[in-house]
RNA sequence: GCCCCCAUCGUCUAGAGGCCUAGGACGCUAGCCUUUCAAGCUGGAAACAGCGAUUCGAAUUCGCUUGGGGGCA
Repeated sequence: GCCCCCAUCGUCUAGAGGCCUAGGACGCUAGCCUUUCAAGCUGGAAACAGCGAUUCGAAUUCGCUUGGGGGCA
C1' cells in the first nucleotide's frame, strides 16, 4: 500500500427495513422478605463508533471516516 472481517447498556450478547422511543444474562441500584447478611421476589437506571446516502420508514442497506482483528506484498 491492497484485500477481508468486526463495532449495540459497565461486561457478554439478541436483532436480518415497519411488530424496536432497542430485548436478555451477569453486574449496579431501590423496595419487599430476613434478627442481620446471602439467596429469593418485584421495580429502576443504563447502549446502536461518527458523518453522509438510499427509502414513506435504517441498529438493520450503501459510501466515507475512526478504532480493533486478520491476510497478501
Annotation
Transfer RNA from a Chloroflexota bacterium, 73 nucleotides, folded computationally. The RNAcentral record of the sequence draws on ENA. The organism belongs to Chloroflexota, within Bacteria. Its Rfam family is "tRNA". About the family: Transfer RNA (tRNA) molecules are approximately 80 nucleotides in length. The family's RNA type in Rfam is transfer RNA. Rfam links the family to the GO term triplet codon-amino acid adaptor activity. The prediction has a mean pLDDT of 84.